[in-house]
Model confidence (mean pLDDT): 82 of 100. Predicted 3D model of a 120-nucleotide RNA (SAM riboswitch aptamer (S box leader)) from Darwinula stevensoni.
RNA sequence: GAUUUAUACAGACGAGGGAAGAGAAUAGGCUCUACGAACCUCGGGCAACCUGCCGCAACUGCGAAAAGGUGCCAAUACCUACCUAAGUGGCUCAACAGUGGCCUUUGGGGCUUAUAAACC
Numbered sequence: 001g002a003u004u005u006a007u008a009c010a011g012a013c014g015a016g017g018g019a020a021g022a023g024a025a026u027a028g029g030c031u032c033u034a035c036g037a038a039c040c041u042c043g044g045g046c047a048a049c050c051u052g053c054c055g056c057a058a059c060u061g062c063g064a065a066a067a068g069g070u071g072c073c074a075a076u077a078c079c080u081a082c083c084u085a086a087g088u089g090g091c092u093c094a095a096c097a098g099u100g101g102c103c104u105u106u107g108g109g110g111c112u113u114a115u116a117a118a119c120c
Base pairs, nucleotide, nucleotide: 001120003118004117005116006115007114008113013043014042015041016040017039021032022031023030026081027080028079029078044073045072046071049069050068051067054063055062056061077112082109083108084107085106086105087104089103090102091101092100
């Protein structure tokens, strides 16, 4: 780096250094940031994917705990974009209705991304 599986609306900050950006990518928004961003270091914490350990159990299991391996500690992966279903309102073709198109709301799915484990 590729593939597979699982999870992603929960949770968790202080200091020192640093000096202007950051929020995965592209785009549109929106937010954070000199009351100091990204990033690095130390300490602390959250969580429970894997290993070990304990209990139940005998099934790819459930529970406890948190020693080790990761991971994480603004906002739903910050929101949207692609497909689809539903319904309420607006705009529009066109004076009205039907139909169509666009925006908008709520579901479902897909793509992408992140993390863990296995495997190549």
Rfam family: SAM riboswitch aptamer (S box leader). Rfam's curators write: The SAM riboswitch is found upstream of a number of genes which code for proteins involved in methionine or cysteine biosynthesis in Gram-positive bacteria.